[in-house]
Molecule: TPP riboswitch aptamer (THI element)
Organism: uncultured Rhodobacteraceae bacterium
């Protein structure tokens, strides 16, 4: 430098807010943001930033809200097995 870093199977873990109208106590339209905001979906499984805690956190912006950053590679977090593929040693053909 450059290749790989990837796929299934079955299994498990996760999150669903905010604003506005109607309804009025189930809900039902829409509007932001996200993969996802109840979906037979989507995200994410030690290779873990799925998600959770701190957190009724800071600091901007918005109508509003983890909407952005920070916090933060801080401390939790849910797996086995096959498949390819790589990289190495050993043995055997051949040139």
């Nucleotide at each position: 430098a450059u290749a790989u870093c990837g796929u299934g199977a079955c299994a498990g873990g996760g999150g669903c807010g905010u604003c506005c109208g109607c309804a009025u106590c189930g809900g039902c339209g829409g509007g932001c943001u996200g993969a996802g905001a109840a979906g037979c979906a989507c995200c994410c499984u030690u290779u873990g930033a799925a998600c959770c805690u701190g957190a009724a956190c800071c600091g901007g912006a918005u109508c509003a809200u983890g909407c952005c950053g920070g916090c933060g590679g801080a401390g939790g977090a849910a797996g086995u097995c096959g498949c390819a593929c790589c990289c190495u040693g050993c043995g055997g053909g051949c040139c």